[in-house]
Context: one part of a larger RNA
RNA sequence: UGACGGGGGCCCGCACAAGCGGUGGAGCAUGUGGUUUAAUUCGAUGCAACGCGAAGAACCUUACCAGGGCUUGACAUGCCACUCAGUCUCUUGAAAGAGAGAUAUAUCUUGUACAUCAUUGAUGUAUGGAAGGUGGACACAGGUGGUGCAUGGCUGUCGUCAGCUCGUGCCGUGAGGCGUUAGGUUAAGUCCUGUAACGAGCGCAACCCUUGUUUUUAGUUGUGAUGUUUUAUCAAUUUAUUGAUAAAAUGAAACUAGAGAGACCGCCGGUGUUAAACCGGAGGAAGGUGAGGAUGACGUCAAGUCAGCAUGCCCCUUAAGUCCUGGGCUACACACGUGCUACAAUGGCCGGGACAAAGAGUUGCAACUCCGCGAGGGGAAGCCAACCUCAAAAACCCGGUCUCAGUUCGGAUUGCAGGCUGCAACUCGCCUGCAUCAAGUCGGAAUCGCUAGUAAUCGCCGGUCAGCCAUACGGCGGUGAAUACGUUCCCGGGCCUUGUACA
Numbered sequence: 001u002g003a004c005g006g007g008g009g010c011c012c013g014c015a016c017a018a019g020c021g022g023u024g025g026a027g028c029a030u031g032u033g034g035u036u037u038a039a040u041u042c043g044a045u046g047c048a049a050c051g052c053g054a055a056g057a058a059c060c061u062u063a064c065c066a067g068g069g070c071u072u073g074a075c076a077u078g079c080c081a082c083u084c085a086g087u088c089u090c091u092u093g094a095a096a097g098a099g100a101g102a103u104a105u106a107u108c109u110u111g112u113a114c115a116u117c118a119u120u121g122a123u124g125u126a127u128g129g130a131a132g133g134u135g136g137a138c139a140c141a142g143g144u145g146g147u148g149c150a151u152g153g154c155u156g157u158c159g160u161c162a163g164c165u166c167g168u169g170c171c172g173u174g175a176g177g178c179g180u181u182a183g184g185u186u187a188a189g190u191c192c193u194g195u196a197a198c199g200a201g202c203g204c205a206a207c208c209c210u211u212g213u214u215u216u217u218a219g220u221u222g223u224g225a226u227g228u229u230u231u232a233u234c235a236a237u238u239u240a241u242u243g244a245u246a247a248a249a250u251g252a253a254a255c256u257a258g259a260g261a262g263a264c265c266g267c268c269g270g271u272g273u274u275a276a277a278c279c280g281g282a283g284g285a286a287g288g289u290g291a292g293g294a295u296g297a298c299g300u301c302a303a304g305u306c307a308g309c310a311u312g313c314c315c316c317u318u319a320a321g322u323c324c325u326g327g328g329c330u331a332c333a334c335a336c337g338u339g340c341u342a343c344a345a346u347g348g349c350c351g352g353g354a355c356a357a358a359g360a361g362u363u364g365c366a367a368c369u370c371c372g373c374g375a376g377g378g379g380a381a382g383c384c385a386a387c388c389u390c391a392a393a394a395a396c397c398c399g400g401u402c403u404c405a406g407u408u409c410g411g412a413u414u415g416c417a418g419g420c421u422g423c424a425a426c427u428c429g430c431c432u433g434c435a436u437c438a439a440g441u442c443g444g445a446a447u448c449g450c451u452a453g454u455a456a457u458c459g460c461c462g463g464u465c466a467g468c469c470a471u472a473c474g475g476c477g478g479u480g481a482a483u484a485c486g487u488u489c490c491c492g493g494g495c496c497u498u499g500u501a502c503a
Base pairs, nucleotide, nucleotide: 001503002502003500004499005498007497008496009495010494011493012492013491015487016486019450020449021448022447023446026341027340028339029338030337031336032335033334034332035331042053043052064327065326066325067324068323069322070321073140077139078138079136080135081134082133083132086103087102088101089100090099091098092097107130108129109128111127112126113125114124115123116122117121142316143315145314146313147312151310152309153305154304155303156301158299163202164201165200166199167198168197169178170177171176182193183192184191208293209292210291211290213261214260215259216258217257218256219255227250228249229248230247231246232245233244234243235242236241237240264287267281268280269279270278271277343443347402348401349400350399351398352397353396359390360389361388364383365382368379369378370377371376409440414435415434416433417432418431419430420429456479457478458477459476460475461474462473
């Protein structure tokens, strides 16, 4: 100087407390350990691994296993020779491949020469070249083989915590200290006052994006007050009026998206050191960082990643490279993590009715119509999208039914019959109908999330994607709480101080 202390002081955080909802019990989904296996590819392992890499394992992916093949190789550059891409058929084979036959003589060229039409050009021939194919020799290719404790890059974490340093100067023999400590204050090393310090840098904050109010500009594909005007049709009759429907025009409000305004402790009162600031109030859509996001200092963990990529060294080279078929990554006595669905009446079921936002769409989204109980199928308008479509929002409201039961709760499992994608659903896909109707009556010790449009609850969309094991992940809106006395205690962190047989 640090680190540590079941030392002290001050302070903070859903850290505790106060609340709400869960997990731990059940079934299933998914990841992991273990076990098994020819193989169950590899990595991630307290917080910070375990719905993680994987934004999609039937083949492919795929790295694993078994078997069948290849050896300048599936891929790149260079050399030589021959040939000219290719297409089809047959034999063998699981395929890859191996063998045989038939057919065609392709493409580009701003090289050169010749010919024809014609005159800046086009066509044809010959010869070269390019691209392609086959064979050969060697340099080499190739490696998801090892080392993340040789590395780059990227990432996690402490932590969006308020810290980490430097120049000059001063103090100390020196390591080092002061500055950065103190008194206040703040979300903040934020600011003020004091001061052997005076300044400065990286962080904090602000500048950026979204959202909340308003002004203005602009309106197409958006918009329409049961507004106003006009037209058309129909009806009623009082025969020139009324009512209904449709269309057109105008048109506030909304919406869209550009430019501004607005919030700054600015104003008032109080407290405070005439400070920084804090408390209350007014005005205001919003008040003291308005809310949310992006943004992550010096560093720590030899943290993670050689399998995203790059890369040193080591290793393999008829194999540890490469092609193919089939299998495996989906196994199952068991253990753990993360989730979904429930155990019901604040509910289940049936009928009717209402209100979003954000997205996606041409190898696509598909209205509408017909067939089918349905998944879906046949036809098919529109839409490269404020235009058309996906699209039904659901919880909710109204009416009916069930009456506390393993039930009209719950839906696992299994049987049969179908649909779709795809060469192909046996291992191993999703969906539909009928039948079947398991566990489960709110969960021990323990443990997690959340402070407001939050928790809880309800549905919608997207990426990946032929299809999908998505209950995941990332977004979007609807309905919408309770509680916080307080900081003694648990956990993590910041500052000062003290002890130390620690570095």
Source information
Model confidence (mean pLDDT): 82 of 100. Predicted 3D model of a 503-nucleotide part of an RNA (small-subunit ribosomal RNA, 3' major domain) from a rock metagenome. It matches the Rfam family "Bacterial small subunit ribosomal RNA". The RNAcentral record of the full RNA draws on SILVA.